[in-house]
Molecule: SAM riboswitch aptamer (S box leader)
Organism: Halopolyspora algeriensis
RNA sequence: AAUCCAUCCCGAGCGGCCGAGAGAUCUGGCUUGUCGACGCCGCAGCAACCACCCGAGGCGGGCAGGUGCUAACGCCAGGACCGAUGGAGU
Numbered sequence: 001a002a003u004c005c006a007u008c009c010c011g012a013g014c015g016g017c018c019g020a021g022a023g024a025u026c027u028g029g030c031u032u033g034u035c036g037a038c039g040c041c042g043c044a045g046c047a048a049c050c051a052c053c054c055g056a057g058g059c060g061g062g063c064a065g066g067u068g069c070u071a072a073c074g075c076c077a078g079g080a081c082c083g084a085u086g087g088a089g090u
Stems, first nucleotide, its partner, number of pairs: 003088006013043005021032003026078004044070003048067003052062004074082001
C1' cells in the first nucleotide's frame, strides 16, 4: 500500500510568512479570496477514533496522552473500484 470495520447535517481561532486562487477529482452550480483566502510555521482551541479512568456498560461520562480536526451538510447535485479521518492489518 491492498483489505476490513466505524464515522463524516454537532464542535473549534489568533499571530507570522507567502502572494492568487480555494472549496479532493470530473461536470453543472454556488460560496469564498489582495479587508490577503489556500498553503507553511507557532501558539491556542475542538473532541471523531484509539489509549487511560469512572459508570447502572450494544452505551454514557471524564480526560486531552496518540492521531485528527478548527467556512458553508464531504457546500449542493450527478458519476465513481469516489474522498477524508480513526482503528485493525499482513